[in-house]
RNA sequence: GGGGAUAUAGCUCAGUUGGUUAGAGCGCUACGUUGACAUCGUAGAGGUCCACAGUUCGAGUCUGUGUAUCCCCA
Repeated sequence: GGGGAUAUAGCUCAGUUGGUUAGAGCGCUACGUUGACAUCGUAGAGGUCCACAGUUCGAGUCUGUGUAUCCCCA
């Protein structure tokens, strides 16, 4: 230099053909349970879906550019 993949909660990841509300597990907080801790149960908080544009009635999802990480070729 060329090509490809990935980017969604604190962490690991789902998210179907673009559609009505953005989710799971772990973690965190509170309460219950215990002499106490752990386990378990219940409830809750936590997200500009990497950034900026574009398409569309509607974008996490499609298109373009950029950024970061990883892989291949040279």